[in-house]
RNA sequence: UUCGAAAAAGGCAAACCAUCUAAAAGGGUGGGACGCAAAGCCACUGGCCUAAAUCUCUAAACCAACAGGGACAGGGCGGCAGGGCUGCCGGGC
Numbered sequence: 001u002u003c004g005a006a007a008a009a010g011g012c013a014a015a016c017c018a019u020c021u022a023a024a025a026g027g028g029u030g031g032g033a034c035g036c037a038a039a040g041c042c043a044c045u046g047g048c049c050u051a052a053a054u055c056u057c058u059a060a061a062c063c064a065a066c067a068g069g070g071a072c073a074g075g076g077c078g079g080c081a082g083g084g085c086u087g088c089c090g091g092g093c
Stems, first nucleotide, its partner, number of pairs: 001092004011036002016031006034079001040085003044082003047077004054071004
C1' cells in the first nucleotide's frame, strides 16, 4: 500500500422477548443470535422513518372545537449509499 481466500485471538449483535423511556419514529438495559472485517466513531451530502408543536385543508356569511388529510421547524435511522477519522488478525506486493 492493497486485499479478506483460509486460520487464530478476540469483538459486535438482527428478528423476537422482558423492562425503562419518548407524542411518534426511535433509544437505554437484560436475555437472544440473523448476520457483520469496520455491524468502531462523526448526521457533513443524498435517502428513508416520524411529526407532540406550528401552518394549512376540512370551513361556500361569520366564528372554527374534536376527529381526519396535507406541509413543515424539529426529532431519528450509521445493520441504507457516499464522505471524514481511527483500528485487530492474516495474505499479496